[in-house]
Context: one part of a larger RNA
RNA sequence: UGACGGGGGCCCGCACAAGCGGUGGAGCAUGUGGUUUAAUUCGAUGCAACGCGAAGAACCUUACCUGGGCUUGAACGGUGGUAGAUCGCCCUAGAAACAGGGCUUCCACUUCGGUGGCUGCCACAGAGGUGCUGCAUGGCUGUCGUCAGCUCGUGUCGUGAGAUGUUGGGUUAAGUCCCGCAACGAGCGCAACCCCUAUUCCUAGUUGCCAGCGAGUAAUGUCGGGAACUCUAGGGAGACUGCCCCGGAAAUCGGGGAGGAAGGUGGGGAUGACGUCAAGUCCUCAUGGCCUUUAUGUCCAGGGCUACACACGUGCUACAAUGGGCGGUACAAAGGGUCGCGACAGCGCGAGCUCGAGCUAAUCCCAGAAAACCGUCCUCAGUUCGGAUUGCAGUCUGCAACUCGACUGCAUGAAGUUGGAAUCGCUAGUAAUCCCGGAUCAGCAUGCCGGGGUGAAUACGUUCCCGGGCCUUGUACA
Numbered sequence: 001u002g003a004c005g006g007g008g009g010c011c012c013g014c015a016c017a018a019g020c021g022g023u024g025g026a027g028c029a030u031g032u033g034g035u036u037u038a039a040u041u042c043g044a045u046g047c048a049a050c051g052c053g054a055a056g057a058a059c060c061u062u063a064c065c066u067g068g069g070c071u072u073g074a075a076c077g078g079u080g081g082u083a084g085a086u087c088g089c090c091c092u093a094g095a096a097a098c099a100g101g102g103c104u105u106c107c108a109c110u111u112c113g114g115u116g117g118c119u120g121c122c123a124c125a126g127a128g129g130u131g132c133u134g135c136a137u138g139g140c141u142g143u144c145g146u147c148a149g150c151u152c153g154u155g156u157c158g159u160g161a162g163a164u165g166u167u168g169g170g171u172u173a174a175g176u177c178c179c180g181c182a183a184c185g186a187g188c189g190c191a192a193c194c195c196c197u198a199u200u201c202c203u204a205g206u207u208g209c210c211a212g213c214g215a216g217u218a219a220u221g222u223c224g225g226g227a228a229c230u231c232u233a234g235g236g237a238g239a240c241u242g243c244c245c246c247g248g249a250a251a252u253c254g255g256g257g258a259g260g261a262a263g264g265u266g267g268g269g270a271u272g273a274c275g276u277c278a279a280g281u282c283c284u285c286a287u288g289g290c291c292u293u294u295a296u297g298u299c300c301a302g303g304g305c306u307a308c309a310c311a312c313g314u315g316c317u318a319c320a321a322u323g324g325g326c327g328g329u330a331c332a333a334a335g336g337g338u339c340g341c342g343a344c345a346g347c348g349c350g351a352g353c354u355c356g357a358g359c360u361a362a363u364c365c366c367a368g369a370a371a372a373c374c375g376u377c378c379u380c381a382g383u384u385c386g387g388a389u390u391g392c393a394g395u396c397u398g399c400a401a402c403u404c405g406a407c408u409g410c411a412u413g414a415a416g417u418u419g420g421a422a423u424c425g426c427u428a429g430u431a432a433u434c435c436c437g438g439a440u441c442a443g444c445a446u447g448c449c450g451g452g453g454u455g456a457a458u459a460c461g462u463u464c465c466c467g468g469g470c471c472u473u474g475u476a477c478a
Stems, first nucleotide, its partner, number of pairs: 001478002003475003007472007015462002019426005026317008034308002042053002064303007078124007088103005106117004128292002131290003137286002139281003142277001144275001149188006155164003168179003194269004199237007209226002213224003240263001243257005319419001323378006335366003340359002345354003385416001390411007432454007
């Protein structure tokens, strides 16, 4: 100087407390451990691994296993030689890869010697490796933590390591700011500048809008028209403790108020200092070293990654009456669409099928929002709760749904009556609850990423648990 303390002081955080809803019990989905297996590819392992890499394993993917093939090789480029087109089509055997056979067959220049282009074969130097080492590395990432810290120049003090500044008194979300001070300044962080959102004005008015005027319809901005309103999207304004009062030695600042759409950082996002964990990744990529080279490379078929006495994590659905069934009737936002979205109409109980209008989209389509509201049935039961499991019959995608897809109909109708010890999230348009969309994607979503609808309770307080910041103290620690 740090680190540590079941030392002290001050302070903060959904850290506790106060509340609301969960997990832990059940069934299922998914990931992991373990076990099994020819293989169940590999990585991730306290927080910070475990719906993680994987934004989508039937083949492919695929790295694993079994079997069948190839060896300048599946791909790119180089040198020499050689042959001619290459490509394409057909037949045979085969699981395919591949092997055998047949048909067709070069181009440009030319001094006719050749040269160049393209392709196949041979030889060579190279190739290839998701093989090892993340403890050789780059890059990227997690975490402490959006915590308020981490440092430097000059000066001063100290023999020196170092100190000071950065400590102190206040204050703040903040090393934020003020005052004081052997310090004076500065840098990286904080804040602001950036984006979205909340109010308003201007500009613009189609594909969006419809107040007033007219036309028309069973009805609809449907039409003429309008530029007001909503909206769209570009530019401004607006919030700064600016104003008033109180507290305070003063200054920062704190409390209250006015005005205002918004008030003291308005709400949200992006943004992550010096560093820590030899944290993670050689399987994104790049790369040193090592290993391999008729195999640890590569092609193909089938299988596996989907196994199952068990254990754990994360979720979904429930256990019902604030509910379930049936009928009727409203109100979104944000997205996606030409190898696509697919209306209307018809068929089917349905998944869906046929037809194919319109749309390269504020125009057309996906598209019915659902919870909510109204009416009615059920009356506390393993039930008109719950839907697992199983049987049969189908639909769709796709060469192909057996291993191993999703969905539909009929039948079946399991566990489950609110969950031990323990444990998680959340402070407001939040939790809870309800639907909608997108990426990946032929098909496949309870996961992920977004969007809106309805919409709470509680916070006395900082003694305690956890994590963190500053000062100080002790130390046989570095």
This is a predicted structure of a 478-nucleotide part of an RNA (small-subunit ribosomal RNA, 3' major domain) from a metagenome. Rfam family: Bacterial small subunit ribosomal RNA. Gene Ontology terms of the family: structural constituent of ribosome and ribosome. The coordinates come from a structure-prediction model, not an experiment, and the mean pLDDT is 82.